[in-house]
Context: one part of a larger RNA
């Protein structure tokens, strides 16, 4: 000095607790991991920092695994053989999963492209992440890290980087043998809130006018009905440039400093995310790469293609989830509101869909729009709301499991791709010990969109809609940081 075994004192954190909410752990199912099994059930990863992770929802492909069968895509050099021909391909019949001339029988065809060896390459989802690059994760979401000159010390080193107050913060005030700096924090970037001010808009609208439809005796009301570029405008919509908000104002507290608390005006008092230092880890990845060392293999291939199987297997254990156990509910009918996106592809085959008809439904047929603020689409979403019904019963709760049938995607659906109808209707009556996440438009409920995608979301990533209870603290548990002491250890 410390990456500190002990003790003490401060400070901090919903990956800690307290007050609470939703749970998970119990059931059924989905999915990942282990184990077992298997010809194979390919494999990586195992506390936080492995386990709905590898963007990993694998029917073939993927694919690395298993079982079979072809091919050479063995460059180049050297030596053989070789135009009296090196070699190539093939109908049919056997053979075979196979319309593989793979092999055999039989013959034809090709014409220096090859063949046989040696050297040497090439390929490899083969090994090694404990040989590596790059990328990522984590220590570590805290406030930490470093050098120049000066001071102290023989020196390693230390001071700066601090008694105190303050801050989310090594943030500032100040103190001061230090002075002046750098990285990180902050600022900056993106998104959300405000602008009746600017720039505009027949791919966005509003107002006005005219013509229609409906209601009304009428004045009139209503219409996402139509038209007006030879109406006007930009409030709403879109998106550019800008402005704006700063603890700025007032009152307390405080060295009257840094700042904290309350109030008022208000678009208002850490809005959310991204980025994020130094030093490290034998963290993960050679299965992202035509990044890569070395080793292995290289024609009976660990290369590559094809057929089939497997990754889905089930006495069992663990993790992330979905759906429930009902009446704050189920069923039927009616009303009624969003915001993100995406959409016909270089190869590339596969797009989003409206209307009409058929069909119980799933779906099918026909005619169209859209390369998109133009069409789908005012995305008329779900929970929610209204009415009727069910009436506490394993019940019209719950839907597992299973039978028969109809469609769709695909070359192919069996070990059931997905989906529809009918039937069957199990456990489950709120879940022990434990344990996770979280404080505001948050948790939770609800659905939409995208990724994957030929077909497919119980997953992931966004998006909106409805929208609580409980804190405004503490160091008790779990951890982290700093200081003091101490000397075991290096």
């Nucleotide at each position: 000095u410390g990456a500190c075994a002990g003790a003490a004192g401060g400070g901090c954190a919903c990956c800690a607790c307290c007050a609470g909410g939703a749970g998970u752990a119990g059931a059924g199912c989905c999915u990942g991991c282990g184990g077992c099994u298997u010809a194979a059930u390919u494999u990586g990863a195992c506390u936080c920092a492995a386990c709905a992770c590898g963007g990993g929802a694998a029917a073939c492909c993927u694919c690395a695994c298993c079982u079979g069968g072809c091919c050479c895509g063995g460059a180049c050099a050297c030596g053989g053989a070789a135009a009296g021909g090196a070699u190539u391909g093939a109908c049919a019949g056997a053979u075979c999963g196979a319309u593989a001339g793979c092999u055999c029988u039989u013959u034809c065809c090709c014409g220096a492209u090859a063949c046989c060896g040696u050297g040497g390459g090439u390929g490899g989802u083969g090994g090694u992440g404990c040989a590596u690059g790059g990328c990522c994760g984590u220590u570590c979401u805290u406030a930490g890290u470093u050098g120049g000159u000066g001071g102290a010390g023989c020196g390693a080193u230390u001071u700066g980087u601090c008694u105190g107050g303050u801050u989310g913060a090594u943030u500032c005030c100040g103190a001061u043998a230090a002075c002046g700096a750098a990285c990180g924090a902050g600022a900056u970037u993106c998104c959300c809130c405000c602008c009746u001010g600017c720039u505009a808009a027949a791919u966005a609208g509003u107002u006005a006018c005219g013509c229609g439809g409906c209601c009304g005796c009428g004045g009139g009301g209503u219409c996402g009905g139509c038209g007006u570029u030879c109406a006007a405008c930009u409030u709403c919509u879109u998106a550019g440039a800008g402005g704006g908000a700063c603890a700025a104002g007032u009152g307390g507290c405080g060295u009257u400093c840094a700042g904290c608390c309350a109030c008022g005006c208000g678009a208002g008092a850490c809005g959310g995310a991204g980025c994020g230092a130094u030093a490290a880890c034998a963290g993960g990845u050679c299965u992202g790469u035509g990044a890569u060392g070395c080793c292995c293999u290289u024609a009976g291939a660990u290369g590559u293609c094809c057929g089939g199987g497997g990754c889905u297997g089930c006495a069992c254990g663990c993790g992330c989830g979905c759906c429930a156990c009902a009446a704050u509910g189920g069923g039927c009918g009616g009303a009624u509101c969003a915001g993100u996106g995406u959409g016909u592809g270089u190869c590339u085959a596969c797009c989003c869909u409206g209307c009409g008809c058929c069909g119980a439904g799933a779906g099918g047929c026909g005619c169209g729009g859209g390369u998109a603020a133009c069409c789908c689409g005012c995305u008329g979403a779900a929970c929610c709301c209204c009415g009727c019904u069910c009436u506490u019963g394993a019940u019209c709760g719950g839907g597992a499991c299973c039978g028969a049938g109809g469609a769709u995607u695909g070359c192919a659906a069996c070990u059931a791709u997905u989906u529809c109808c009918c039937a069957c209707g199990a456990a489950c009556g709120a879940g022990g010990a434990a344990u996770u996440c979280c404080c505001a438009g948050u948790a939770g409920g609800c659905g939409c969109g995208g990724g994957u995608c030929a077909c497919g979301a119980g997953c992931c990533c966004u998006c909106g809609u409805c929208g609580a209870u409980u804190a405004a603290g503490u160091c008790c548990c779990u951890g982290c940081c700093c200081u003091u002491u101490g000397u075991a250890c290096a």

Annotation
The part of an RNA shown here (small-subunit ribosomal RNA, 3' major domain) has 490 nucleotides and comes from Triplophysa tibetana. NCBI's taxonomy places the organism under Eukaryota, Clupeocephala, Otomorpha, Cypriniformes, Triplophysa. The full RNA is in RNAcentral, with records from SILVA. Its Rfam family is "Eukaryotic small subunit ribosomal RNA". Its Rfam clan is "SSU clan".